[in-house]
Context: one part of a larger RNA
RNA sequence: CUCUCGCUAAGGAACUCGGCAAAAUGACCCCGUAACUUCGGGAGAAGGGGUGCUUUUAGUAGGAGAAGCAUCUUGCAUGCACAUCCGAAAGAAGCCGCAGUGAAGUGGUCCGUGCGACUGUUUACUAAAAACACAGGUCUCUGCAAAAUCGUAAGAUGAUGUAUAGGGACUGACGCCUGCCCGGUGCCAUAUGGUUAAGGGAAAGAGUCAAGGGUUCGCCCGGCAGCUCUGAACCGAAGCUUCAGGUAAACGGCGGCGGUAACUAUAACCGUCCUAAGGUAGCGAAAUUCCUCGUCGGGUAAAAUCCGACCUGCACGAAUGGCGUAACGACAUGGACACUGUCUCGGCGAGAGACUCG
Repeated sequence: CUCUCGCUAAGGAACUCGGCAAAAUGACCCCGUAACUUCGGGAGAAGGGGUGCUUUUAGUAGGAGAAGCAUCUUGCAUGCACAUCCGAAAGAAGCCGCAGUGAAGUGGUCCGUGCGACUGUUUACUAAAAACACAGGUCUCUGCAAAAUCGUAAGAUGAUGUAUAGGGACUGACGCCUGCCCGGUGCCAUAUGGUUAAGGGAAAGAGUCAAGGGUUCGCCCGGCAGCUCUGAACCGAAGCUUCAGGUAAACGGCGGCGGUAACUAUAACCGUCCUAAGGUAGCGAAAUUCCUCGUCGGGUAAAAUCCGACCUGCACGAAUGGCGUAACGACAUGGACACUGUCUCGGCGAGAGACUCG
RNA backbone atom coordinates (compact mmCIF):
# COMPACT_ATOMS: atom_id res chain seq x y z
C1' C A 1 0.00 0.00 0.00
C1' U A 2 -4.49 -3.62 -0.99
C1' C A 3 -8.68 -6.40 1.08
C1' U A 4 -12.23 -7.58 5.26
C1' C A 5 -13.54 -5.62 9.96
C1' G A 6 -13.67 -2.42 14.93
C1' C A 7 -13.24 2.60 17.19
C1' U A 8 -12.86 7.84 16.46
C1' A A 9 -12.49 14.74 19.21
C1' A A 10 -15.51 18.94 16.93
C1' G A 11 -18.82 19.38 12.92
C1' G A 12 -23.00 16.48 10.62
C1' A A 13 -24.14 15.46 3.64
C1' A A 14 -20.03 20.56 3.73
C1' C A 15 -19.08 14.26 0.02
C1' U A 16 -21.24 12.99 -4.48
C1' C A 17 -24.47 12.65 -10.73
C1' G A 18 -27.19 10.95 -6.51
C1' G A 19 -26.80 10.07 1.32
C1' C A 20 -23.84 5.31 -3.12
C1' A A 21 -21.88 2.93 1.17
C1' A A 22 -22.15 2.99 6.28
C1' A A 23 -24.67 4.48 10.57
C1' A A 24 -29.30 4.86 12.77
C1' U A 25 -34.35 2.22 13.64
C1' G A 26 -35.49 -2.70 15.39
C1' A A 27 -38.43 -7.59 19.82
C1' C A 28 -42.82 -7.71 23.14
C1' C A 29 -46.54 -4.89 26.27
C1' C A 30 -49.17 -0.14 27.18
C1' C A 31 -50.65 4.88 25.66
C1' G A 32 -51.43 7.50 21.33
C1' U A 33 -52.05 8.24 16.05
C1' A A 34 -53.07 13.30 10.75
C1' A A 35 -54.32 14.58 5.70
C1' C A 36 -56.78 11.71 2.37
C1' U A 37 -60.08 7.57 1.35
C1' U A 38 -62.99 3.24 -3.14
C1' C A 39 -64.87 3.59 4.34
C1' G A 40 -61.65 -1.77 3.57
C1' G A 41 -57.70 1.33 4.56
C1' G A 42 -53.87 4.94 5.45
C1' A A 43 -51.52 2.38 10.39
C1' G A 44 -46.49 -0.80 13.16
C1' A A 45 -48.79 6.16 10.69
C1' A A 46 -46.23 9.76 13.42
C1' G A 47 -44.89 10.30 18.61
C1' G A 48 -44.19 8.61 23.75
C1' G A 49 -43.51 5.07 28.12
C1' G A 50 -42.20 0.22 30.13
C1' U A 51 -39.01 -4.47 30.16
C1' G A 52 -33.67 -7.56 34.89
C1' C A 53 -33.53 -10.26 39.68
C1' U A 54 -35.73 -11.52 44.89
C1' U A 55 -40.10 -11.64 48.09
C1' U A 56 -45.26 -11.03 47.96
C1' U A 57 -49.68 -11.03 45.21
C1' A A 58 -50.32 -16.89 44.58
C1' G A 59 -50.11 -22.44 43.90
C1' U A 60 -54.55 -17.38 43.55
C1' A A 61 -57.21 -16.09 38.53
C1' G A 62 -57.36 -19.32 34.61
C1' G A 63 -56.63 -24.05 31.96
C1' A A 64 -56.51 -29.53 31.68
C1' G A 65 -59.05 -33.23 34.23
C1' A A 66 -58.70 -40.27 34.87
C1' A A 67 -61.95 -42.67 38.46
C1' G A 68 -66.86 -41.73 40.38
C1' C A 69 -72.01 -39.87 40.22
C1' A A 70 -76.38 -38.15 37.48
C1' U A 71 -79.37 -37.74 32.95
C1' C A 72 -81.32 -39.33 28.55
C1' U A 73 -81.91 -39.02 22.55
C1' U A 74 -77.49 -45.11 24.73
C1' G A 75 -73.33 -41.94 22.17
C1' C A 76 -66.06 -41.64 20.48
C1' A A 77 -72.98 -38.33 24.34
C1' U A 78 -73.97 -34.39 27.94
C1' G A 79 -73.61 -32.43 32.83
C1' C A 80 -71.58 -32.38 37.99
C1' A A 81 -67.21 -33.01 40.42
C1' C A 82 -63.06 -34.61 44.43
C1' A A 83 -58.02 -36.12 43.58
C1' U A 84 -54.08 -34.84 40.37
C1' C A 85 -51.25 -31.86 36.75
C1' C A 86 -50.06 -27.06 34.35
C1' G A 87 -50.10 -22.17 35.90
C1' A A 88 -50.20 -16.17 35.01
C1' A A 89 -50.99 -10.69 35.18
C1' A A 90 -52.06 -5.90 37.37
C1' G A 91 -50.41 -4.26 42.10
C1' A A 92 -46.87 -3.91 46.61
C1' A A 93 -41.93 -4.14 48.92
C1' G A 94 -36.79 -4.74 48.12
C1' C A 95 -31.66 -5.61 45.37
C1' C A 96 -27.56 -4.71 41.72
C1' G A 97 -25.04 -2.48 37.49
C1' C A 98 -22.98 2.85 33.17
C1' A A 99 -26.44 -0.09 30.81
C1' G A 100 -32.18 -5.29 32.33
C1' U A 101 -35.56 -7.24 24.38
C1' G A 102 -27.87 -6.24 29.08
C1' A A 103 -25.38 -11.10 23.75
C1' A A 104 -27.37 -12.64 18.81
C1' G A 105 -31.23 -12.08 15.55
C1' U A 106 -35.08 -8.44 14.82
C1' G A 107 -38.90 -1.87 10.41
C1' G A 108 -35.40 4.25 9.77
C1' U A 109 -39.40 7.83 9.37
C1' C A 110 -42.13 11.90 7.20
C1' C A 111 -43.83 15.47 3.13
C1' G A 112 -44.48 16.40 -2.44
C1' U A 113 -44.58 14.93 -7.83
C1' G A 114 -44.42 11.50 -12.34
C1' C A 115 -45.69 6.61 -14.31
C1' G A 116 -48.28 2.06 -13.80
C1' A A 117 -54.54 0.81 -10.50
C1' C A 118 -53.34 -3.55 -7.57
C1' U A 119 -50.82 -9.38 -6.39
C1' G A 120 -48.20 -11.18 -10.52
C1' U A 121 -44.65 -11.81 -15.40
C1' U A 122 -39.96 -10.69 -18.23
C1' U A 123 -34.49 -10.10 -21.60
C1' A A 124 -31.39 -18.35 -18.17
C1' C A 125 -25.44 -15.13 -18.72
C1' U A 126 -25.06 -6.48 -18.69
C1' A A 127 -32.04 -4.04 -18.64
C1' A A 128 -37.22 -6.20 -13.26
C1' A A 129 -39.08 -1.29 -15.49
C1' A A 130 -43.11 3.35 -16.77
C1' A A 131 -42.34 -2.86 -20.60
C1' C A 132 -45.89 -7.75 -20.55
C1' A A 133 -50.08 -9.70 -18.08
C1' C A 134 -54.43 -8.53 -15.39
C1' A A 135 -59.92 -8.07 -13.65
C1' G A 136 -63.12 -4.58 -16.27
C1' G A 137 -64.69 -2.02 -21.23
C1' U A 138 -65.71 -1.98 -26.62
C1' C A 139 -65.81 -3.75 -31.65
C1' U A 140 -66.02 -7.92 -34.83
C1' C A 141 -66.63 -13.16 -36.52
C1' U A 142 -69.27 -17.79 -35.32
C1' G A 143 -76.29 -21.30 -35.29
C1' C A 144 -72.81 -26.22 -34.55
C1' A A 145 -70.43 -31.24 -39.20
C1' A A 146 -69.71 -23.39 -35.82
C1' A A 147 -66.02 -19.76 -36.68
C1' A A 148 -60.73 -20.24 -36.04
C1' U A 149 -56.34 -23.58 -36.09
C1' C A 150 -53.05 -28.14 -37.39
C1' G A 151 -52.84 -31.86 -41.29
C1' U A 152 -52.03 -33.93 -48.59
C1' A A 153 -55.85 -36.79 -46.29
C1' A A 154 -58.20 -39.67 -42.68
C1' G A 155 -58.52 -37.13 -38.49
C1' A A 156 -57.73 -33.74 -34.32
C1' U A 157 -58.06 -29.09 -31.22
C1' G A 158 -62.13 -25.77 -30.45
C1' A A 159 -65.50 -29.09 -26.95
C1' U A 160 -67.75 -34.31 -24.52
C1' G A 161 -68.48 -26.71 -25.01
C1' U A 162 -73.50 -24.25 -27.86
C1' A A 163 -74.04 -16.97 -28.38
C1' U A 164 -74.31 -15.70 -20.18
C1' A A 165 -70.43 -20.05 -25.50
C1' G A 166 -65.98 -19.98 -28.55
C1' G A 167 -62.21 -17.27 -31.91
C1' G A 168 -59.81 -12.44 -33.35
C1' A A 169 -58.51 -7.09 -32.52
C1' C A 170 -57.93 -2.78 -29.41
C1' U A 171 -58.11 -0.66 -24.51
C1' G A 172 -56.58 -1.73 -19.44
C1' A A 173 -59.15 -1.40 -11.72
C1' C A 174 -62.34 2.55 -10.16
C1' G A 175 -64.55 7.78 -10.96
C1' C A 176 -66.01 11.74 -14.66
C1' C A 177 -66.02 11.20 -19.75
C1' U A 178 -64.90 9.64 -24.72
C1' G A 179 -66.23 15.63 -29.36
C1' C A 180 -66.09 16.62 -35.24
C1' C A 181 -64.74 14.10 -40.18
C1' C A 182 -66.88 8.31 -44.35
C1' G A 183 -63.12 12.61 -49.13
C1' G A 184 -58.71 8.43 -49.23
C1' U A 185 -57.79 3.05 -47.57
C1' G A 186 -60.39 -1.14 -45.42
C1' C A 187 -64.90 -3.63 -44.26
C1' C A 188 -70.42 -4.33 -44.88
C1' A A 189 -74.74 -4.21 -47.93
C1' U A 190 -77.74 -3.21 -52.38
C1' A A 191 -79.11 -2.84 -57.39
C1' U A 192 -78.14 -1.18 -62.48
C1' G A 193 -74.83 -0.59 -66.59
C1' G A 194 -69.78 -1.65 -68.69
C1' U A 195 -65.75 -5.27 -69.15
C1' U A 196 -65.01 -10.65 -68.91
C1' A A 197 -62.84 -17.01 -68.72
C1' A A 198 -64.12 -21.95 -69.50
C1' G A 199 -68.47 -23.40 -71.64
C1' G A 200 -72.89 -22.94 -74.80
C1' G A 201 -73.81 -21.29 -79.79
C1' A A 202 -73.44 -21.66 -84.75
C1' A A 203 -73.40 -17.63 -89.46
C1' A A 204 -69.44 -18.23 -92.61
C1' G A 205 -65.00 -20.41 -94.57
C1' A A 206 -61.72 -24.67 -95.57
C1' G A 207 -59.92 -30.08 -96.48
C1' U A 208 -61.46 -34.75 -98.38
C1' C A 209 -65.08 -36.52 -101.75
C1' A A 210 -69.95 -39.36 -105.04
C1' A A 211 -72.63 -38.03 -109.54
C1' G A 212 -71.51 -35.32 -113.93
C1' G A 213 -67.98 -33.29 -117.70
C1' G A 214 -63.11 -33.21 -120.20
C1' U A 215 -58.73 -36.15 -121.36
C1' U A 216 -52.54 -36.68 -124.29
C1' C A 217 -55.46 -42.19 -120.23
C1' G A 218 -50.72 -39.77 -116.56
C1' C A 219 -54.80 -37.11 -114.93
C1' C A 220 -57.80 -32.45 -114.82
C1' C A 221 -62.44 -29.70 -113.84
C1' G A 222 -66.35 -30.33 -110.51
C1' G A 223 -68.36 -30.39 -105.96
C1' C A 224 -74.01 -33.41 -103.14
C1' A A 225 -74.12 -36.43 -98.61
C1' G A 226 -70.85 -37.93 -94.77
C1' C A 227 -66.43 -37.09 -91.88
C1' U A 228 -62.87 -33.44 -90.26
C1' C A 229 -60.72 -28.44 -89.34
C1' U A 230 -61.21 -23.07 -88.47
C1' G A 231 -64.93 -20.23 -86.42
C1' A A 232 -68.12 -14.34 -86.26
C1' A A 233 -72.77 -12.63 -83.85
C1' C A 234 -75.26 -13.89 -79.38
C1' C A 235 -75.64 -16.11 -74.07
C1' G A 236 -72.20 -16.39 -70.07
C1' A A 237 -69.92 -15.96 -62.73
C1' A A 238 -66.95 -13.92 -59.24
C1' G A 239 -63.66 -10.00 -59.70
C1' C A 240 -62.68 -5.02 -61.40
C1' U A 241 -65.20 -0.56 -62.64
C1' U A 242 -69.43 3.09 -62.55
C1' C A 243 -73.64 5.23 -59.83
C1' A A 244 -76.07 6.01 -55.27
C1' G A 245 -75.21 4.16 -49.54
C1' G A 246 -73.45 2.56 -44.36
C1' U A 247 -69.30 2.13 -40.97
C1' A A 248 -63.99 5.67 -36.97
C1' A A 249 -63.67 1.79 -29.16
C1' A A 250 -62.04 0.29 -38.47
C1' C A 251 -56.62 2.29 -40.75
C1' G A 252 -56.64 7.25 -40.14
C1' G A 253 -57.50 12.96 -40.21
C1' C A 254 -59.04 17.13 -37.09
C1' G A 255 -56.51 24.82 -41.53
C1' G A 256 -54.77 29.82 -43.45
C1' C A 257 -55.05 35.16 -44.25
C1' G A 258 -57.01 40.19 -43.23
C1' G A 259 -59.73 43.68 -40.19
C1' U A 260 -62.35 45.30 -35.74
C1' A A 261 -64.00 47.83 -28.86
C1' A A 262 -63.86 55.51 -26.21
C1' C A 263 -55.67 54.92 -23.15
C1' U A 264 -52.88 50.93 -24.69
C1' A A 265 -53.18 45.90 -25.38
C1' U A 266 -56.28 42.04 -26.77
C1' A A 267 -60.33 40.54 -29.98
C1' A A 268 -66.38 38.24 -27.96
C1' C A 269 -67.33 40.20 -33.59
C1' C A 270 -66.79 40.62 -39.20
C1' G A 271 -64.77 39.37 -44.08
C1' U A 272 -62.28 35.95 -47.28
C1' C A 273 -59.75 31.36 -49.26
C1' C A 274 -59.43 26.18 -48.81
C1' U A 275 -61.23 21.41 -46.69
C1' A A 276 -64.12 15.15 -45.77
C1' A A 277 -63.96 17.90 -41.31
C1' G A 278 -61.03 22.02 -39.26
C1' G A 279 -59.01 19.81 -32.16
C1' U A 280 -64.69 19.84 -28.37
C1' A A 281 -64.13 18.54 -22.79
C1' G A 282 -59.95 18.10 -20.08
C1' C A 283 -54.79 18.90 -19.55
C1' G A 284 -50.51 21.90 -20.83
C1' A A 285 -42.46 24.55 -20.70
C1' A A 286 -45.43 18.10 -19.53
C1' A A 287 -41.57 10.90 -19.60
C1' U A 288 -44.25 15.67 -24.88
C1' U A 289 -41.47 22.91 -24.97
C1' C A 290 -36.90 23.79 -29.95
C1' C A 291 -36.14 28.96 -28.57
C1' U A 292 -35.39 27.77 -22.68
C1' C A 293 -31.91 27.99 -17.13
C1' G A 294 -39.56 30.87 -20.71
C1' U A 295 -42.17 34.38 -16.93
C1' C A 296 -44.25 34.80 -11.92
C1' G A 297 -44.65 32.60 -7.01
C1' G A 298 -42.75 28.83 -3.19
C1' G A 299 -38.70 26.31 -1.12
C1' U A 300 -32.48 27.57 -0.34
C1' A A 301 -27.70 32.22 2.14
C1' A A 302 -27.32 30.80 -2.99
C1' A A 303 -31.77 26.28 -7.21
C1' A A 304 -29.93 23.99 -14.93
C1' U A 305 -33.42 19.98 -10.41
C1' C A 306 -38.39 20.20 -7.60
C1' C A 307 -43.51 22.14 -6.45
C1' G A 308 -47.73 25.70 -7.71
C1' A A 309 -49.39 28.90 -11.57
C1' C A 310 -49.46 31.34 -16.59
C1' C A 311 -50.42 29.59 -22.03
C1' U A 312 -46.68 32.08 -26.79
C1' G A 313 -49.11 23.56 -27.18
C1' C A 314 -41.54 24.36 -32.38
C1' A A 315 -44.63 19.33 -32.23
C1' C A 316 -51.03 17.37 -25.87
C1' G A 317 -55.87 15.60 -26.62
C1' A A 318 -60.03 11.89 -25.85
C1' A A 319 -60.23 3.15 -25.77
C1' U A 320 -52.53 4.04 -30.85
C1' G A 321 -57.96 6.43 -24.89
C1' G A 322 -58.29 12.09 -22.12
C1' C A 323 -58.22 13.89 -17.16
C1' G A 324 -58.38 12.57 -11.99
C1' U A 325 -57.64 8.90 -8.21
C1' A A 326 -57.40 5.86 -2.17
C1' A A 327 -54.21 1.60 -1.84
C1' C A 328 -49.79 -0.66 -3.81
C1' G A 329 -44.09 -0.21 -6.05
C1' A A 330 -36.22 -3.68 -4.79
C1' C A 331 -39.72 2.07 -10.37
C1' A A 332 -38.24 7.59 -11.43
C1' U A 333 -37.67 12.50 -9.15
C1' G A 334 -37.52 16.76 -5.26
C1' G A 335 -37.53 18.16 0.04
C1' A A 336 -37.16 17.30 5.54
C1' C A 337 -36.07 14.80 10.43
C1' A A 338 -33.03 11.18 12.66
C1' C A 339 -28.26 9.19 11.86
C1' U A 340 -23.59 8.71 10.74
C1' G A 341 -15.66 8.56 8.66
C1' U A 342 -19.71 10.14 2.59
C1' C A 343 -16.90 14.47 3.74
C1' U A 344 -13.71 18.78 6.46
C1' C A 345 -9.19 15.15 7.19
C1' G A 346 -7.36 12.30 8.72
C1' G A 347 -5.91 8.96 12.83
C1' C A 348 -5.66 4.34 15.73
C1' G A 349 -6.41 -0.89 16.19
C1' A A 350 -7.42 -6.41 14.44
C1' G A 351 -7.06 -10.20 10.81
C1' A A 352 -5.57 -11.72 5.65
C1' G A 353 -2.22 -10.39 1.66
C1' A A 354 1.85 -7.56 -0.34
C1' C A 355 7.67 -7.49 1.19
C1' U A 356 12.20 -10.55 3.34
C1' C A 357 13.94 -15.50 4.64
C1' G A 358 12.68 -20.60 4.14
This is a predicted structure of a 358-nucleotide part of an RNA (large-subunit ribosomal RNA, domain IV) from Candidatus Poribacteria bacterium WGA-4E. Model confidence (mean pLDDT): 84 of 100. Its Rfam family is "Bacterial large subunit ribosomal RNA". Its family is annotated with ribosome and structural constituent of ribosome in the Gene Ontology. RNAcentral holds the full RNA, with entries from SILVA.